[in-house]
RNA sequence: GCUUAUAUAGCUCAGUUGGUAGAGCAACAGAUUCGUAACCUGUAGGUCGGCGGUUCGAUUCCGCCUAUAAGCC
Numbered sequence: 001g002c003u004u005a006u007a008u009a010g011c012u013c014a015g016u017u018g019g020u021a022g023a024g025c026a027a028c029a030g031a032u033u034c035g036u037a038a039c040c041u042g043u044a045g046g047u048c049g050g051c052g053g054u055u056c057g058a059u060u061c062c063g064c065c066u067a068u069a070a071g072c073c
Base pairs, nucleotide, nucleotide: 001072002071003070004069005068006067007066010025011024012023013022019056027043028042029041030040049065050064051063052062053061
C1' cells in the first nucleotide's frame, strides 16, 4: 500500500432482509438476615464509532473517515 471483518449500556454480547433497542454481569434501592455474602424483586444507565447520502422514516441500505483485528504484498 491492497483486501476482509468488527464498532450497540460501565463490561461481554444479541437485535431487526428500514418503523421510536434488549439480555447477562456490574451499579443503586428494597425485601430476607443479629450482620455480611448468596438468593428474590425493582430502578437507573445507550443521540447504536464520526460525517454525509437514499427514504415519509436509518442501529439496519450506500459512500467517505477514524479505531481495532486478520490476511496479502